Notes
The RNA shown here (transfer RNA) has 71 nucleotides and comes from a Candidatus Giovannonibacteria bacterium. The prediction has a mean pLDDT of 83. Lineage of the source: Bacteria > Bacteria candidate phyla > Candidatus Giovannoniibacteriota. It matches the Rfam family "tRNA".
């Protein structure tokens, strides 16, 4: 330089146009003499911008970053 996937919560994923989910993490209970575990609940997330479209994680256009293939 040309091509192609991929970014969603502290981490690791799932959701492909109609209330953004799950596991561990973390906080807070219950139990325990204490603490581990194990149970009950809570908190937090779509990479920026722009555009379609009643409605966008989700289609389209562009930026960042990330991996890969061709030169």
């Nucleotide at each position: 330089g040309g091509g192609a996937g991929c970014u969603u919560a502290g981490u690791u994923a799932a959701g492909u146009g109609g209330c953004a989910u799950a596991a561990c993490u973390g906080c807070g209970g219950u139990c325990u003499c204490c603490a581990a575990a194990a149970c009950c609940g809570c908190u937090g997330u779509c990479g920026g911008g722009g555009g379609u479209u009643c409605g966008a994680u989700u289609c389209c256009c562009u930026c960042a970053g990330c991996u890969c293939c061709c030169g």